[in-house]
């Protein structure tokens, strides 16, 4: 030089004007509440998304035991916790870096197109071997699964015996599998040896079994303040009046007016952003992470602010002009995905552009 695999990080800079949202100070002004003005200084992301998992928070249920239903699933650690990281094991892919998968199917049931003779207590389409029939070609009965053919997959492999020809039939090694023992490993698991039996086939993201782990709803959670109206519960007021209480009188009730309570709405306040926080620097730890110290504060909108316009520069694309040149000028277009909404911890997906690197393989020079 070429080509690869992993990991991290930025994702438009500066300035001017002219709003928006929400603090701070300080003046005004209001009867409290508030309003106004002025200055300072804050104002979206790596994903804010997707709402898919874990927690915190709030509320509400909850003796206790089991069932039915959900989620996860090699072992070890990391954390609040997790289906999430890290480090291993064990199998698959790659020459390699690397990367993908992960309880049980020799407990039960169930299922498996197409192709094929035969697909689940497996089979015989062509071969090969026997016997019978035929002058032959060839047919017919049986044997048998080595070889050849289908299939995703045809039920251990090499060899020798063995036989009509075969066949784990039968023996010897080799893989795997069952039980033991031993040796390394916290474990997963490796490595060895001794016995057994000839071989056991896929799917558990179909039921299922085993292990573990879940009470439920979500910030429109929830708490407090609190108007008008209308409704409600108590007191008072009227020598008045209409009605009801079967005619009358007392008394009561409804209608009127006062004032008081209490719920609940509009509103409003808190919850609401200082944290499982962030950074530097040291200590443990292979990592994830975790400790000490020091330093820093970084969005709180609620019809829902974070936007616009203009100038330079930065990237890329085109086109003219020039240059040895993709070298310079000039002009024009573009400059992604997508925005907070109680908060974090992961996943998982969308992304113009561009930056750093650890490593693998290859070619060439020395």
């Nucleotide at each position: 030089g070429g080509g690869g695999c992993g990991g991290g990080c930025c994702g438009g800079a500066u300035g001017a004007c002219c709003g928006c949202c929400g603090g701070g100070u300080g003046c005004c002004u209001c009867u409290u509440g508030g309003g106004g003005c002025a200055c300072c200084g804050g104002g979206a992301g790596g994903a804010a998304a997707g709402u898919c998992c874990g927690g915190g928070c709030u509320c509400c249920a909850c003796a206790g035991g089991g069932c039915a239903g959900g989620g996860u699933g090699c072992u070890g650690g990391g954390u609040a916790a997790c289906g999430c990281c890290c480090a291993g094991c064990g199998g698959g892919g790659g020459u390699a870096a690397c990367u993908c998968c992960g309880g049980g199917c020799a407990a039960g049931c169930g299922c498996a197109a197409c192709a094929g003779a035969g697909a689940g207590c497996a089979g015989a389409c062509c071969g090969c071997c026997g016997c019978c029939g035929g002058u032959g070609a060839c047919g017919g009965c049986g044997g048998u699964a080595a070889g050849g053919g289908u299939g995703a997959a045809a039920g251990g492999g090499u060899g020798a015996g063995g036989u009509a020809a075969g066949a784990g039939c039968u023996c010897a090694c080799c893989g795997g599998c069952c039980g033991g023992g031993c040796g390394g490993g916290c474990a997963a698991c490796c490595g060895u040896c001794c016995g057994g039996g000839c071989c056991a086939g896929g799917c558990a993201a179909g039921c299922c079994c085993c292990a573990u782990c879940g009470g439920g709803a979500g910030c429109a959670a929830a708490a407090c303040c609190a108007a008008a109206u209308a409704g409600g519960g108590c007191g008072g007021c009227g020598a008045u009046a209409a009605g009801g209480c079967g005619g009358c009188c007392c008394g009561u009730c409804u209608u009127g007016c006062c004032g008081c309570c209490g719920g609940g709405u509009a509103g409003g306040u808190u919850g609401c952003u200082g944290g499982a926080g962030c950074u530097g620097c040291g200590g443990g730890g292979u990592a994830a992470c975790u400790c000490g110290c020091g330093g820093c504060c970084u969005a709180g909108a609620u019809g829902a602010a974070u936007g616009g316009u203009c100038a330079u520069c930065a990237c890329c694309u085109c086109c003219g002009c020039u240059u040895c040149a993709u070298u310079g000028c000039g002009g024009a277009g573009g400059c992604a995905c997508a925005g907070a909404a109680c908060c974090c911890g992961g996943c998982u997906u969308a992304c113009a552009g561009g930056c750093c690197u650890c490593c693998c393989c290859u070619u060439c020079c020395g």